[in-house]
Context: one part of a larger RNA
Molecule: small-subunit ribosomal RNA, central domain
Organism: uncultured bacterium
RNA sequence: UUGGGCGUAAAGCGUCUGUAGGUGGUAAGGAAAGUGUAAUGUUAAAGAUCAGGGCUCAACCCUGGGAAAGCAUUGCAAACUAUCUUACUUGAGUUCGGUAGGGGCAGAGAGAAUUCCCAGUGUAGCGGUGAAAUGCGUAGAUAUUGGGAGGAAGACCGGUGGCGAAGGCGUUCUGCUGGGCCGUAACUGACACUCAGAGACGAAAGCUAAGGUAGCAAAUAGGAUUAGAUACCCUAGUAGUCUUAGCUGUAAACGAUGCACACUAUGUUUUGCAAUUUGCAGAGCAAUAGCUAACGCGUUAAGUGUGCCGCCUGGGGAGUACAUUCGCAAGGAUGAAACUC
Numbered sequence: 001u002u003g004g005g006c007g008u009a010a011a012g013c014g015u016c017u018g019u020a021g022g023u024g025g026u027a028a029g030g031a032a033a034g035u036g037u038a039a040u041g042u043u044a045a046a047g048a049u050c051a052g053g054g055c056u057c058a059a060c061c062c063u064g065g066g067a068a069a070g071c072a073u074u075g076c077a078a079a080c081u082a083u084c085u086u087a088c089u090u091g092a093g094u095u096c097g098g099u100a101g102g103g104g105c106a107g108a109g110a111g112a113a114u115u116c117c118c119a120g121u122g123u124a125g126c127g128g129u130g131a132a133a134u135g136c137g138u139a140g141a142u143a144u145u146g147g148g149a150g151g152a153a154g155a156c157c158g159g160u161g162g163c164g165a166a167g168g169c170g171u172u173c174u175g176c177u178g179g180g181c182c183g184u185a186a187c188u189g190a191c192a193c194u195c196a197g198a199g200a201c202g203a204a205a206g207c208u209a210a211g212g213u214a215g216c217a218a219a220u221a222g223g224a225u226u227a228g229a230u231a232c233c234c235u236a237g238u239a240g241u242c243u244u245a246g247c248u249g250u251a252a253a254c255g256a257u258g259c260a261c262a263c264u265a266u267g268u269u270u271u272g273c274a275a276u277u278u279g280c281a282g283a284g285c286a287a288u289a290g291c292u293a294a295c296g297c298g299u300u301a302a303g304u305g306u307g308c309c310g311c312c313u314g315g316g317g318a319g320u321a322c323a324u325u326c327g328c329a330a331g332g333a334u335g336a337a338a339c340u341c
Stems, first nucleotide, its partner, number of pairs: 003313004007295002012309001014201004021194003025088006033081002035077009049065006091191001092188003096183004103177007115149007125136002162169002206247006215241002220236004258308006266286009290297002314341003323334004
C1' cells in the first nucleotide's frame, strides 16, 4: 500500500524476440461512445443542512426551503480521448551507393613453446625450497644437436581501441552468414514504443554418450612445515580442461544503473563515415546548470519530462520448509510461517 522508492542503504528480470494489454506523430471532415451542459423523472419518511416557530431556555419537537451526488430519458456543444473517412512526412521501415570491425558458423594452412619417442655428443649429477626431502639419474639423466609424434593455446601488434542483445569474441587464408554506421532522399505512409504470460540465447563448473588427452590440475598419494597440518610450500597425479551430440540455466551474468523518446553550457582525447568551416554515429576524460544523505552523476545523466515493464517495504529465521513445476542427477524456478531481536 490511491504513498515513497530501486548506482553504493531493501529493490532493474542475465539478455533479447514478441502475444494480450497499456501508451502513441501532423492536417481536414463526419458521427457523437467517453466528456461538458440543460430539462424532465426518480433516489419514501425520519436524520443532516438553512430559515422560522412551540415547550420559561436547552436537549427535544413542529413547519417550510434548498443543494450536492447517482441512475434513466430527451435536447444541445464538439476542444480533448476513442471511432469512421480522406490526406501528409518529420517517427518507423525499404531501395540505391559506400564503409569499419577479435560479430557468428564451417573448412584449410603456417609458426613459437611445453611434453614424449628415436639417434648423436657428453658425464655425475639433475630437480626443488626459506631450508630440505620425497622424486629423476651410471640400465647414462640434466645439458646440447638433429629427426619425429601429438594435443592445447594464439607472444609481439594490443590500445581509456573494435564488434556483439547479453553471455562473449584475438594466428593466417577461403567459403557461407547476421547486424551497425555514413551518404542520397527514390519508395511505403504511423506500419510506432513498451511488454504480463510465452519463446530463444545464455560464462565457468557439473551431468549423459562417443572420442581425445601435450600442458595444467579438484580428488588422491608421498615429502616437508607444525604442538597438530585432513592446509599454505614441494614431488607425483585422476576427473576435468579439448572435440562432437544432448542436458543443466546459474554468476560480484556489474555500469551493482530496465527499455524508448524529447529537452538542457562547454572543453578535450579517441574510433568509423562523409566533408569546405564542420556534420552524424560510437568510445573515454574534465566540468556548468541541476540532482544526490554523501560519495559522486553530469548530452553515454544518477538533470528536466512522457510512455510501458520489472522489483522493494526492518534484521535474523530463509532463498529455508511445504506444495507445484522443470531436470538423468546435481539442483533450478515459484516461495512462506512460527519464533526471536